[in-house]
RNA sequence: GCGGAUGGCCGGAUGGCCGCGUUCCCGCAAGCGGGUGCGAGGAAAGUCCGGACUCCAUGAAGCAACGGUGCCGGGUAACGCCCGGCCGGGGCAACCCGAGGGAAAGCGCCACAGAGAACAGACCGCCAUGCCUGCAUGGUAAGGGUGAAACGGUGGGGUAAGAGCCCACCGCGGGACGGGCAACCGGACCGGCAUGGCAAGCCCCACCGGGAGCAAUGCCGAAUAGGGACCUCGCGCGGGCUGAUCCCAUGUGGAUAUCGCCGCAGGGCCGCUUCAGCCCGAGGUCCGGGUAGGCAGCACGAUCCUGUCGGUAACGGCAGGACCAGAUGAAUGGUCAUCACCGGGGCAACCCGGAACAGAAUCCGGCUUACAGGCCAUCCGCGCAA
Numbered sequence: 001g002c003g004g005a006u007g008g009c010c011g012g013a014u015g016g017c018c019g020c021g022u023u024c025c026c027g028c029a030a031g032c033g034g035g036u037g038c039g040a041g042g043a044a045a046g047u048c049c050g051g052a053c054u055c056c057a058u059g060a061a062g063c064a065a066c067g068g069u070g071c072c073g074g075g076u077a078a079c080g081c082c083c084g085g086c087c088g089g090g091g092c093a094a095c096c097c098g099a100g101g102g103a104a105a106g107c108g109c110c111a112c113a114g115a116g117a118a119c120a121g122a123c124c125g126c127c128a129u130g131c132c133u134g135c136a137u138g139g140u141a142a143g144g145g146u147g148a149a150a151c152g153g154u155g156g157g158g159u160a161a162g163a164g165c166c167c168a169c170c171g172c173g174g175g176a177c178g179g180g181c182a183a184c185c186g187g188a189c190c191g192g193c194a195u196g197g198c199a200a201g202c203c204c205c206a207c208c209g210g211g212a213g214c215a216a217u218g219c220c221g222a223a224u225a226g227g228g229a230c231c232u233c234g235c236g237c238g239g240g241c242u243g244a245u246c247c248c249a250u251g252u253g254g255a256u257a258u259c260g261c262c263g264c265a266g267g268g269c270c271g272c273u274u275c276a277g278c279c280c281g282a283g284g285u286c287c288g289g290g291u292a293g294g295c296a297g298c299a300c301g302a303u304c305c306u307g308u309c310g311g312u313a314a315c316g317g318c319a320g321g322a323c324c325a326g327a328u329g330a331a332u333g334g335u336c337a338u339c340a341c342c343g344g345g346g347c348a349a350c351c352c353g354g355a356a357c358a359g360a361a362u363c364c365g366g367c368u369u370a371c372a373g374g375c376c377a378u379c380c381g382c383g384c385a386a
Stems, first nucleotide, its partner, number of pairs: 001382010012339007020039003024035005041357001045368002048366005053213004058276006066209005071085005086100001087098004101204002106202002108198003123144002125140007152170006172191003177186003217296004227287007236264004241260001243259002245255003248251001266280004303322008341354005
């Protein structure tokens, strides 16, 4: 100097005038005026994960179904996220990617081509014998071909020609022992030289998981109104318990068909059990009132900044400081001046032009996607100079 990789930052600032929204304060008096402070993001986007919070007669435990994650260790409120490692793949490398447990539990798939695609197989070829001279029989799987993939690779020996047939190294299987919390790594020694792929096919294993969502939810207000009429089905057993009801001789009396109350039994809630808790009338048709309002939820938070300590890091502890939108058909705009950044012209002074992706709506932690232009840091490769 060129090319590449990783991480981060900016993507405007200041002031005046006019115009908006809002917290708080003051005045007026119920809706205005004045003052101070604040006022869209790194992704607010996608709605893909995880939660906080709210409600739900069902809750706890176990099992089942369904769904999610999938190497090891750590972080976190939690996660499918982040950090650090291990292994595998890509790359000269820095780095990047991984839907990373199990194929000897079972089932299934591997088209076409090819001799043969799971415990397969001889098309061409090679060798031997025979002879009718291009055929037959036998052997072979080293060479060639087909294919994404052919039941180990290279070299040597051996053989009629060949083959782990034998040997060396590699590969594969086992493996004392050692290192590491672990995933894993190394490995003396032994062995058959026999063991494809796909589980982002079903499946098996380990761990995790209730549903709905701020239009959640709560309060106020509202309504001849906890409304009216009719119909169908259902209502087990016991106790008079006077509450209702009934009787009379009116008493601390008697009765019990029905309502109420109490007890037992039975039934129900849920995919199934055990325990606990709760409920026991259900349904239909018509008439009719309110539900276009207000307040809360609503921003003090698993919050942010600075310093320090611990840790490889993610992150955590401690100390100090700060308050940074809360709208509700939905607020941020316009204008002037100066400065900053980029591009073009010009010797210069200076002039002209430009500025990406994109707008909160309950709130956080992540992931993914979009982004004109510019800046910083570190690392890798190549070339050159000293």
Record summary:
Bacterial RNase P class A from a Paracoccaceae bacterium, 386 nucleotides, folded computationally. NCBI's taxonomy places the organism under Bacteria, Pseudomonadati, Pseudomonadota, Alphaproteobacteria, Paracoccaceae. It matches the Rfam family "Bacterial RNase P class A". It is annotated as a ribozyme. About the family: Ribonuclease P (RNase P) is a ubiquitous endoribonuclease, found in archaea, bacteria and eukarya as well as chloroplasts and mitochondria. The sequence was found by an Rfam model in a public genome assembly.